[in-house]
Context: one part of a larger RNA
């Protein structure tokens, strides 16, 4: 040095586990905000720090309900207290308080800071306390220039707005990579990104629609029609509609008069749901074991054998579960009553002009200008007026059908930041969220931004008193424990890698 065997070290794979995720289903909710949000800063304890809660009334205060014998949130003890049958604590509803920043709104500002004005109150005074003072829009009133009336402007009051938020929705504006095996029309795609606006849905919507000589009868969504008809450097590709079947259905208003208390809104009552809860059946012994829920024996309950926990595997030990039951107060919905508030119906009228259409240039329609109808309009024009007008894919006639240029409208549809319940041939710590752990943290970057690693002693800390070696770290005894090769670098503990011992070989 090698080989073999045995025993170790290192290392943290594997197995098992789950505190966290992921994807759904059924319900709920679909907003919060000048009554100051979202998000923060700084404080706040017997407290030095961090988390959680809260706000100078500061891990909290009041009222009303529920529960209640224990409690003073966590790391996390200790000290010191509170309470015990309802004035502890905890849970719910509703109030109070709520520093400073932040739309931030008195002015400023390098967020959490600086500096004011006015009024009222207190004080001899210095000063203190409280309230108000942003901008824009609308309305009302006052005042009021050049300029006579006026108007602009100014001032005051009232009401509203502003900001944040995951997706879904409507609108405005709008790429490129890419594909076409290059590339320019085309595609990607009206996608991404940006902006505006709204709602719990939004948008659309009651035919100047389709159809085809038969007829249908607002819109939306799904299935089929159909990858069809078509469009297309007829390339790549793009791609309908009628119609049929379903989901869901709902129609109305805009002038005047007559008419007559509907919808809505407010208040109250009742019901129901929800925001705390309450009751809730039935088992003992034996054996093994550290421990019984396992074994054996004999029982019991079941509208309850869902699930979880308990020292191994429990219907009957605990929490629960089936079932039953409950609200002083708040909120949603439904019904009724009261108040407010003029719908149906009838009659007479009326029936949307710089519009329809046209020229030029664009855009949207599955449709790239094409033979191209239809819709929108930047520009130039420009009718008829129901004896009228639009459409039926160039255009004309006939025929059919509808009535534009005003408006409203539930449901079926889309989505999930969020709440509750439930589920999984979903993951199980290199997986599953980036994040199971004090993670959008540490750390990196001037910044926009990027962005980790890191779970497991044991049933219970019983977390090793005491002794010994050592400066300590660490170790050896002792003790605990079922186990300490479970000792905190702690379940299991693979491999690489490094040793020790024995044997053999060289």
């Nucleotide at each position: 040095c090698g080989u073999a065997c045995a025993c170790g070290g290192u290392g943290g794979a594997u197995g098992c586990c789950u505190a966290g995720g992921c994807a759904a289903u059924c319900a709920g909710a679909g907003g919060c905000g000048a009554u100051g949000a979202a998000g923060g800063a700084c404080g706040u304890g017997u407290u030095a720090a961090u988390c959680u809660g809260c706000g100078a009334a500061a891990a909290g205060c009041g009222a009303c309900g529920g529960u209640g014998a224990g409690c003073c949130g966590a790391u996390a003890a200790a000290a010191g207290g509170c309470g015990c049958u309802a004035u502890a604590g905890c849970c719910g509803u509703u109030g109070a308080u709520g520093u400073c920043c932040g739309a931030a709104u008195g002015g400023g500002g390098a967020a959490a800071c600086c500096c004011a004005g006015u009024g009222c109150a207190g004080g001899u005074g210095a000063c203190u306390g409280c309230a108000c003072u942003a901008u824009c829009a609308u309305c009302u009133g006052a005042u009021g220039a050049a300029u006579a009336c006026a108007u602009a402007g100014u001032c005051a009051g009232a009401u509203g707005a502003g900001g944040c938020g995951a997706a879904c929705c409507g609108g405005g504006a709008g790429a490129a990579c890419u594909g076409a095996a290059a590339c320019a029309u085309c595609u990607a795609a009206g996608u991404a990104c940006c902006c505006c606006g709204a709602g719990g849905a939004a948008a659309a919507g009651a035919a100047a629609u389709c159809a085809a000589c038969c007829g249908a009868g607002a819109u939306u969504c799904c299935c089929a029609a159909a990858g069809u008809a078509g469009c297309g450097g007829c390339g790549a590709g793009c791609g309908a509609a009628a119609u049929g079947g379903g989901a869901g259905u709902a129609g109305c208003c805009c002038a005047a008069g007559c008419g007559g208390g509907u919808a809505g809104c407010a208040u109250a009552a009742u019901g129901u749901a929800u925001u705390a809860g309450u009751g809730g059946a039935a088992g003992c012994g034996u054996c093994u074991g550290g421990a019984a829920a396992g074994u054996c024996g004999c029982a019991c309950g079941a509208u309850a054998g869902a699930g979880g926990g308990u020292g191994a595997a429990a219907g009957u030990c605990c929490c629960g579960u089936a079932c039953a039951u409950g609200a002083a107060a708040g909120u949603g919905c439904a019904u009724u009553a009261u108040g407010u508030g003029g719908a149906a119906g009838c009659u007479u009228a009326u029936a949307g002009a710089g519009u329809a259409g046209g020229g030029c240039g664009g855009g949207a329609c599955a449709c790239g200008u094409g033979a191209u109808a239809u819709c929108c309009u930047g520009u130039c024009u420009g009718a008829a007026g129901a004896u009228g007008g639009g459409g039926g894919g160039a255009c004309c006639a006939u025929c059919c059908u509808c009535c534009a240029a005003g408006g409203c409208u539930a449901a079926a549809u889309a989505c999930u930041c969020c709440u509750g319940a439930u589920u999984g041939a979903c993951c199980g710590a290199u997986a599953g969220u980036g994040a199971a752990c004090c993670a959008g943290u540490a750390c990196c970057g001037u910044g926009a931004g990027g962005g980790a690693a890191a779970g497991g002693c044991g049933a219970a800390a019983a977390g090793a008193a005491c002794c010994c070696c050592g400066g300590g770290a660490g170790g050896g005894g002792a003790g605990u424990g079922a186990a300490a090769u479970a000792g905190a670098c702690c379940c299991u503990g693979a491999a690489a890698c490094c040793g020790u011992g024995u044997a053999c070989g060289u």

This is a predicted structure of a 506-nucleotide part of an RNA (large-subunit ribosomal RNA, domain I) from Gilliamella sp. B2864. The full RNA is in RNAcentral, with records from ENA.